[in-house]
Molecule: transfer RNA
Organism: Brachybacterium tyrofermentans
RNA sequence: ACGGACGUAGCUCAGCCGGUAGAGCAGCGGUCUCCAAAACCGCAGGCCACAGGUUCGAUCCCUGUCGUCCGUG
Numbered sequence: 001a002c003g004g005a006c007g008u009a010g011c012u013c014a015g016c017c018g019g020u021a022g023a024g025c026a027g028c029g030g031u032c033u034c035c036a037a038a039a040c041c042g043c044a045g046g047c048c049a050c051a052g053g054u055u056c057g058a059u060c061c062c063u064g065u066c067g068u069c070c071g072u073g
Base pairs, nucleotide, nucleotide: 001072002071003070004069005068006067007066010025011024012023013022019056027043028042029041030040031039049065050064051063052062053061
C1' cells in the first nucleotide's frame, strides 16, 4: 500500500429480510442469615465508533473517516 473481519451497557456478546435495543457477569437496593457468602426478587446503566446519504422511519442499506485484529506484498 492492497484485501477482509469487527466497533452495541463498566466487561463478554445477542439483535433473523429496516419499524422506538436485550442477555450474562459486574454495580446498587431488598428477601433470607447471628453475620457473611450462595440463592432468589427488583433497580439503574446505551445519542448502537464518528460524519454524511437513501428512506415516512436506519444498530441494520450506501459513501467517507477513525480505531482494533487477520491476511497479501